[in-house]
Context: one part of a larger RNA
RNA sequence: GAACGAACGCUGGCGGCAGGCCUAACACAUGCAAGUUGAGCGCCCCGCAAGGGGAGCAGCGCACGGGUGCGUAACGCGUGGGAAUAUACCUCUAGGUGCGGAAUAACACAGGGAAACUUGUGCUAACACCGCAUAAUAUCUUCGGAUCAAAGAUUUAUCGCCUAGGGAUUAGCCCGCGUCUGAUUAGCUAGUUGGUGAGGUAACGGCUCACCAAGGCGACGAUCAGUAGCUGGUCUGAGAGGAUGAUCAGCCACACUGGAACUGAGACACGGUCCAGACUCCUACGGGAGGCAGCAGUGAGGAAUAUUGGACAAUGGGCGCAAGCCUGAUCCAGCCAUGCCGCGUGAGUGAAGAAGGCCUUCGGGUUGUAAAGCUCUUUUAGAUGUGAAGAUAAUGACGGUAACAUCAGAAAAAGCCCCGGCUAAAUUCGUGCCAGCAGCCGCGGUAAUACGAAUGGGGCAAGCGUUGUUC
Numbered sequence: 001g002a003a004c005g006a007a008c009g010c011u012g013g014c015g016g017c018a019g020g021c022c023u024a025a026c027a028c029a030u031g032c033a034a035g036u037u038g039a040g041c042g043c044c045c046c047g048c049a050a051g052g053g054g055a056g057c058a059g060c061g062c063a064c065g066g067g068u069g070c071g072u073a074a075c076g077c078g079u080g081g082g083a084a085u086a087u088a089c090c091u092c093u094a095g096g097u098g099c100g101g102a103a104u105a106a107c108a109c110a111g112g113g114a115a116a117c118u119u120g121u122g123c124u125a126a127c128a129c130c131g132c133a134u135a136a137u138a139u140c141u142u143c144g145g146a147u148c149a150a151a152g153a154u155u156u157a158u159c160g161c162c163u164a165g166g167g168a169u170u171a172g173c174c175c176g177c178g179u180c181u182g183a184u185u186a187g188c189u190a191g192u193u194g195g196u197g198a199g200g201u202a203a204c205g206g207c208u209c210a211c212c213a214a215g216g217c218g219a220c221g222a223u224c225a226g227u228a229g230c231u232g233g234u235c236u237g238a239g240a241g242g243a244u245g246a247u248c249a250g251c252c253a254c255a256c257u258g259g260a261a262c263u264g265a266g267a268c269a270c271g272g273u274c275c276a277g278a279c280u281c282c283u284a285c286g287g288g289a290g291g292c293a294g295c296a297g298u299g300a301g302g303a304a305u306a307u308u309g310g311a312c313a314a315u316g317g318g319c320g321c322a323a324g325c326c327u328g329a330u331c332c333a334g335c336c337a338u339g340c341c342g343c344g345u346g347a348g349u350g351a352a353g354a355a356g357g358c359c360u361u362c363g364g365g366u367u368g369u370a371a372a373g374c375u376c377u378u379u380u381a382g383a384u385g386u387g388a389a390g391a392u393a394a395u396g397a398c399g400g401u402a403a404c405a406u407c408a409g410a411a412a413a414a415g416c417c418c419c420g421g422c423u424a425a426a427u428u429c430g431u432g433c434c435a436g437c438a439g440c441c442g443c444g445g446u447a448a449u450a451c452g453a454a455u456g457g458g459g460c461a462a463g464c465g466u467u468g469u470u471c
Base pairs, nucleotide, nucleotide: 001471002470003469004468006467007466008465009464010463013343014342015341016340017339018338019336020335021301026299027298028297030296031295032294035060036059037058040057041056043054044053045052046051067254068253069252076179077178078177079176080175081174082173085171086170090167091166092165093164094163095162096161097160098132099131100130101129107122108121109120110119111118112117138147139146140145152159153158180226181225182224187217188216189215192214193213194212195211196210197209198208199207229251230250231249232248233244234243235242236241256277257276258275259274260273279290280289281288282287307333309332310331311330315329316327317326318325319324346376347375348374349373356367357366358365359364380412382407383406384405385404386403390398415460416459417458418457419456420441421440422439426455427454428453429452430451436443437442
């Protein structure tokens, strides 16, 4: 000098754009954040009907989107390759969609329980479930053969369903190279390294197991310990580098702590399940309920970080044929000089160089064209009116906002730091090694340009200084 997710002190007019718990991955009151489908199904309620509503079975979604950075020094990330894979919805191609069956929730009745919830009996439907048939360009094969599917709805247009093979997308896996510090960590390793066989997986593989061999890694730093999410980037620097990883974007990890699987195309699942633990809450003491590192918000911690706001109008997502419903994603608004940028706080004229202040060699000098006065202007703020684009077939939260027009009046709008040298800017008074200053050198012990005040001056300016951190 530059920079900051900053904080603190003094001060503070407006607007645009951005940013806003860096600390306790501490604990959380309350509300909302994932539903949707009656064109899959049977019921119940309201209604004259049309229609509407409700729980349930069933389908799709809830693995996305949103948060956080605990863990992780690792194929986690970055980059470049690879082969032994899966992929709902979408798309292309080929073929099929035949015949049957038994239940069950809802509901009714009867119970248990404080509650959470739950039991028995009876009835019923389906695109829920099951059997038979059909069976290839699929799978297996001893090459003879064997095996595997489906669901209907309907306004008669279609939409579905099943099988097989392509595509697209997404995901899993493997490898080369790169990726912090410590040797005051030198040896580490038994599923360990390899083989054979088997199991398992969507898939390769000690991934797992049985047997066999005794290997494998390491001063080119293994192992251990500490620290840390990685990257595109960001800051600085002429560069090489150094520091850093907030916001935005990609990947990873996590969801009270630890463990586990279920469902599913996809999870070992933030607002799912089970077990254990800590904590909180309810209880009729028998037993139950919960998880903000989603958006707001509360307490605590802290130098420190915002509203328990509006809307689905746009963009995007889920479901639905659609109308539409849901969406704290998102778009907006609110708060904060936190930052960057822009604008304003007036312009011209005005010497009696007014008064006052300060200094003075008492002559004067300076503040100073500064003020007053006179003549103007009206940005911004204020008042009134008109009033968008954003979105069109229709629909505007923002918002009566932006913008435009008119009106009034210089009116409502300047501070902060510094003045010994570095370093731009000096005098007087007070104080008297005291009180104090200080980034370094150093000032102060009676004439202090260095302390405190005043006047004057210098710098920056809605900011200015200080502190912290990085280059």